[in-house]
Molecule: c-di-GMP-I riboswitch aptamer
């Protein structure tokens, strides 16, 4: 000072899982119980993955809107047409700037030790 990770000590960390939150839009996150695991299950989204879609965008669709028929004096259901220039609503797509660091892989720092 490098590998490594066989016993051991001092100790650290915390999954699901309940339960709580005036965190989020979700995904997740945090808090508390728990303890399945972890020698980096410390930090770090620089790379690939998974995840999620609030906002974009894109497409269906439906309501509005207008016309014309319903229409005969008036007028409703209700049909059909149109899009100049918009907004709104479902639904289905796509998208990370969100998430994961206990999904891998890199960077980093840093406890013990047999060899």
């Nucleotide at each position: 000072a490098g590998a490594u990770g066989a016993a051991a000590a001092a100790g650290g960390c915390a999954a699901a899982a309940c339960a709580a939150c005036g965190c989020g839009a979700a995904a997740g996150g945090u808090u508390g119980u728990g303890g399945c695991g972890c020698a980096a299950a410390g930090c770090u989204u620089c790379c690939g993955g998974u995840c999620u879609a609030c906002g974009g965008c894109c497409a269906u669709u439906g309501a509005g809107u207008g016309u014309u028929c319903g229409a005969c004096a008036a007028a409703a259901a209700g049909a059909a047409c149109a899009a100049a220039a918009u907004a709104c609503a479902c639904u289905g797509g796509u998208u990370a700037u969100g998430a994961u660091a206990g999904c891998g892989g890199g960077g980093u720092u840093g406890c013990c030790a047999a060899u």